The prediction has a mean pLDDT of 81.
Transfer RNA from Xylona heveae TC161, 72 nucleotides, folded computationally.
Taxonomically the source falls in Xylona heveae (Eukaryota, Ascomycota, saccharomyceta, Xylonales).
RNAcentral holds the sequence, with entries from ENA and Rfam.
Its Rfam family is "tRNA". The family's RNA type in Rfam is transfer RNA.
[in-house]
RNA sequence: GCAUCAGUAGUGUAGUGGUUAUCAUUCUUGCCUUCCAAGCAUGAGACUCGGGUUCGAUUCCCGACUGAUGCA
Numbered sequence: 001g002c003a004u005c006a007g008u009a010g011u012g013u014a015g016u017g018g019u020u021a022u023c024a025u026u027c028u029u030g031c032c033u034u035c036c037a038a039g040c041a042u043g044a045g046a047c048u049c050g051g052g053u054u055c056g057a058u059u060c061c062c063g064a065c066u067g068a069u070g071c072a
Base pairs, nucleotide, nucleotide: 001071002070003069004068005067006066007065010025011024012023018055026044027043029041030040031039048064049063050062051061052060
């Protein structure tokens, strides 16, 4: 330099155009417990960025950035 793939809560992850954006973990508050842990309940927290298509984009297209792999 070229090609392919990926980018979603702090972390890991699901999501083939209309979802309250999923689950686990994390954190908050309460319950339980003599206390802690475990358990239960409640709440908080995310679509990498810029354009385009569309009535509507996390999803489709183009570009940028970052990372992984392969080739040179």